[in-house]
Molecule: transfer RNA
Organism: Candidatus Cryptobacteroides caccocaballi
RNA sequence: GGUCCCUUAGUUCAACGGAUAGAAUGGAGGUUUCCUAAACCUUAGAUACAGGUUCGAUUCCUGUAGGGACUA
Numbered sequence: 001g002g003u004c005c006c007u008u009a010g011u012u013c014a015a016c017g018g019a020u021a022g023a024a025u026g027g028a029g030g031u032u033u034c035c036u037a038a039a040c041c042u043u044a045g046a047u048a049c050a051g052g053u054u055c056g057a058u059u060c061c062u063g064u065a066g067g068g069a070c071u072a
Stems, first nucleotide, its partner, number of pairs: 001071007010025004018055001027043005048064005
């Protein structure tokens, strides 16, 4: 240089083009306990960036950025 893949809560993962983008774990508050842990309840938190297609995009298309595989 060429071809291809990946990027979503702090972390690990979901989500036929259509419901308020969910779950686990972690964080915060509470109940309980002499205290801690555990358990239970509540709560905050994310689609890499910029365009395009569409009534509607996490999903499809293009470019950019980052990471990775193969190849010369």